[in-house]
Context: one part of a larger RNA
RNA sequence: CGCACGAAACUUGAGGAGGAUCUUCUUUAGUACGAGAGGAUUUAGAAGGACGAACCUCUGGUGUCCCAGUUGUCACGCUAGUGGCACGGCUGGAUAGCUAAGUUCGGAAAGGAUAAACGCUGAAAGCAUCUAAGCGUGAAGCCCUCUCCAAGAUUAGGUUUCGUAGCAAUAGCGAAAGUCCCCUGGUAGACUACCAGGUUGAUAGGCCAGAUGUGUAAGCGUGGUAACACGUUCAGCUAACUGGUACUAAUGGACGAAUG
Repeated sequence: CGCACGAAACUUGAGGAGGAUCUUCUUUAGUACGAGAGGAUUUAGAAGGACGAACCUCUGGUGUCCCAGUUGUCACGCUAGUGGCACGGCUGGAUAGCUAAGUUCGGAAAGGAUAAACGCUGAAAGCAUCUAAGCGUGAAGCCCUCUCCAAGAUUAGGUUUCGUAGCAAUAGCGAAAGUCCCCUGGUAGACUACCAGGUUGAUAGGCCAGAUGUGUAAGCGUGGUAACACGUUCAGCUAACUGGUACUAAUGGACGAAUG
């Protein structure tokens, strides 16, 4: 831009893409078959490999500063307590998120037309013949079934809902449903897009409460010559998590339809 009014949702599916897997064990059964050795077709059940998808409850990894310990040195006048630098200085843990080695799930079943093959009826050719007319069975393969995209499928589909003040008069102003710019952000993300919100508001930050993590803060007291221990104290601190709360920031502007 188109889909001959403007919008918002939900859809159909022409067409396209993906997937389709393999093995073992038990049972049928030591049966059929076979002199024996050996040893099924088939049926039902279970487990696993590889591959794929989703997810983070569990098991782990990471988690550049969440907590603690600790070495050297410098600084805060000193003690105490802290901070800087040394690979995050080193060490032990670790929330969210992201992850696999973790968890869950998938391939199925059914149907249709067939290949090889096996048949029925049956002539040409009084017989015979699955074929010439006609009718069946039949595969991990084909078409469906399953997942995804999809009406620019210009053959541009379908359904539902919303909008139809006014001034004017074929020029416009204004403006509906609705949308966008802008702003706060993330379940989204290279950008864009998408999604949640914009005071009729919990969108983000802050604050409050909790969870989680770390592991018992500082100060003071008691004991000890001291290192240190104990008590106050399952303390103190706590990112990304959960809930609440307008304290802060979401100001403002534009587009937009039939003369219906």